[in-house]
Context: one part of a larger RNA
Molecule: small-subunit ribosomal RNA, central domain
Organism: metagenome
């Protein structure tokens, strides 16, 4: 260059925006780059090949044909891509009117609880374990009232529930603020999908300077246990979990399943929205999510199954035996810790 592939066998970038690329509804006219279809030139000869022909054959020589996959130039042709122009409304968008919602940012304030402080009352014990013991307590602990301090975190409601791109998101209230679903006019008129380089955002841990620090608790220090216990189990504890403001960019970043579009039997739960019958209960239909089972196809099998792993179309990433290796070297990023990119030799 190709070909088979990517849920578990080696493969879907953690996510999202988005240039460049590539791919692009419907309809009239025009164009002729692409495309087709004729024709001309041109493609040396020589070899190959086919069909004859000369040396007694053969090799060798020789005529003739095909063939040279290709290129110009011409005339045509006008369905299809492509340009141009002009319409159109099914894609996409906009307004107008509703509805849900832990969707994000800022700021305020609630009530349990734990821990410490102060006093009250009160005495010998708490705690703690499978049994202990380190540990705290007669300088009054534990418990039990009463005041006060802080600093995280929101039982119930709670869902199989909602919300977001993902990553995540949870007491109440303000304010700022982004998305998405419905329902029908009314506008714009392909404005679209997709996405290499780029830009963002991205759990946890770390880091960095400055706060904070109840509780938890890596390191660490004691006490068990054990042959041994740099564990498991206790009693302590420091980074750290918390605020800002800056890096760090990793993961089982998982649905292990890139996006978008279209078409292909159902049932059942549930959550948000419109319709429609009914006095109501409640029941039909539709729509967007989430969920359980399933026809038909698809898969090695498991299983998936209108929310596809079915049938297709476009577009991007990625796989190519196993170890070596997600490592060296290099280069880019980081304070660092390290992240990306990413071999080979060498062995099975």
């Nucleotide at each position: 260059c190709u070909g088979g592939g990517c849920g578990u066998a080696a493969a879907g970038c953690g996510u999202g925006c988005g240039c460049a690329g590539g791919c692009g509804g419907u309809u009239a006219u025009u164009u002729a780059a692409g495309c087709c279809a004729g024709a001309u030139g041109u493609g040396a000869a020589a070899g190959c090949c086919c069909c004859g022909g000369g040396c007694u054959u053969a090799a060798c020589c020789u005529g003739g044909g095909a063939a040279u996959g290709g290129c110009a130039u011409u005339u045509g042709g006008g369905a299809c891509u492509g340009g141009a122009u002009g319409g159109c409304u099914a894609g996409a968008g906009u307004g107008c009117g509703g509805c849900a919602g832990a969707g994000g940012g800022a700021g305020g304030u609630g009530g349990a609880a734990u821990u410490c402080c102060a006093g009250g009352u009160g005495u010998a014990g708490c705690a703690g374990u499978g049994a202990a013991a380190u540990g705290c307590g007669u300088a009054g602990a534990u418990a039990u009232c009463u005041g006060g301090a802080g600093g995280a975190a929101c039982a119930c409601c709670g869902a199989u529930g909602g919300c977001g791109a993902a990553g995540g998101c949870a007491g109440c209230c303000u304010c700022c603020u982004g998305g998405g679903c419905c329902a029908g006019c009314a506008c714009u008129g392909a404005c679209g999908c997709u996405c290499a380089u780029g830009c963002a955002c991205g759990a946890a841990a770390g880091c960095g300077u400055g706060g904070g620090g109840a509780g938890c608790a890596a390191a660490c220090a004691g006490g068990a246990u054990u042959a041994g216990a740099u564990a498991c189990c206790c009693u302590g504890g420091u980074a750290g979990c918390c605020c800002a403001c800056g890096c760090c960019c990793u993961a089982a970043a998982c649905g292990a399943u890139g996006g978008c579009a279209a078409c292909u039997a159902g049932u059942u739960g549930u959550u948000g929205g419109g319709g429609g019958a009914g006095c109501a209960a409640u029941c039909c239909c539709u729509u967007a999510g989430u969920a359980a089972c399933g026809c038909a196809g698809c898969u090695a099998a498991c299983g998936c199954g209108u929310g596809a792993a079915g049938u297709u179309g476009c577009c991007c990433g990625c796989c190519u035996g196993g170890g070596g290796a997600g490592u060296a070297c290099g280069g880019u990023c980081g304070c660092a810790a390290g992240a990306u990119u990413a071999a080979a030799a060498c062995u099975c």